[in-house]
RNA sequence: AAAACAUCAGGGCAAACCCGGUGAAAGCCGGGGACGCAAAGCUACCGAUCUAAAGGUUGUCGAAUACCGGCAACCCAUGACGGCGGGGCUGCCGGA
Numbered sequence: 001a002a003a004a005c006a007u008c009a010g011g012g013c014a015a016a017c018c019c020g021g022u023g024a025a026a027g028c029c030g031g032g033g034a035c036g037c038a039a040a041g042c043u044a045c046c047g048a049u050c051u052a053a054a055g056g057u058u059g060u061c062g063a064a065u066a067c068c069g070g071c072a073a074c075c076c077a078u079g080a081c082g083g084c085g086g087g088g089c090u091g092c093c094g095g096a
Stems, first nucleotide, its partner, number of pairs: 005094001012037002017032006035083001041089003045086003049080002055075008
């Protein structure tokens, strides 16, 4: 100096669920609440996962080839997710 992390002290965060708000949704924000967390601090760079508004394709209905519109199915991230894994940055205590 780096890696790993017993313990002490001061503490920190906040799952599910409930209420309110927001969004098409996933989710997020605020309050309550604690399952847990030594980075459960920050970061969407890589992967995984979630959602599918808009867009595309197909089918069907309106009415009639096309066009337009409604409904349904499938595809799709530019959306989300850090308490899924990895990466980057930063932080408290002290040294078995």

The prediction has a mean pLDDT of 86.
Predicted 3D model of a 96-nucleotide RNA (c-di-GMP-I riboswitch aptamer) from a Gammaproteobacteria bacterium.
The organism belongs to Gammaproteobacteria, within Bacteria.
Its Rfam family is "c-di-GMP-I riboswitch aptamer". The family is grouped with related families in Rfam's "c-di-GMP_I riboswitch clan".
The sequence was found by an Rfam model in a public genome assembly.